[in-house]
RNA sequence: GAGAUCUUAGCUCAGUUGGUAGAGCACGACACUUUUAAUGUUGGGGUCCUGGGUUCGAGUCCCAGAGGUCUCACCA
Numbered sequence: 001g002a003g004a005u006c007u008u009a010g011c012u013c014a015g016u017u018g019g020u021a022g023a024g025c026a027c028g029a030c031a032c033u034u035u036u037a038a039u040g041u042u043g044g045g046g047u048c049c050u051g052g053g054u055u056c057g058a059g060u061c062c063c064a065g066a067g068g069u070c071u072c073a074c075c076a
Stems, first nucleotide, its partner, number of pairs: 001072007010025004019056001027043005033037001049065005
């Protein structure tokens, strides 16, 4: 330098024709008993990487940019 792929909750990740953003773990509260905790119920928590475009409507489609990973090429 070229190509592919990824970016969504504190962490790991789903999200199926474009139509109200979710799960597990973690965290708070409550219940319970097996009490440095386990289990159950419940609650809080999101600029969906950034900007722009299309659309009645975008996490999802298009363009540009940023960052991560992989492959190839080049240099040494």

A computed fold for a 76-nucleotide RNA from a Bacteroidota bacterium, annotated as transfer RNA.
NCBI's taxonomy places the organism under Bacteria, Pseudomonadati, Bacteroidota.
Model confidence (mean pLDDT): 80 of 100.
Its Rfam family is "tRNA". It is annotated as a transfer RNA. Rfam's curators write: Transfer RNA (tRNA) molecules are approximately 80 nucleotides in length. Rfam links the family to the GO term triplet codon-amino acid adaptor activity.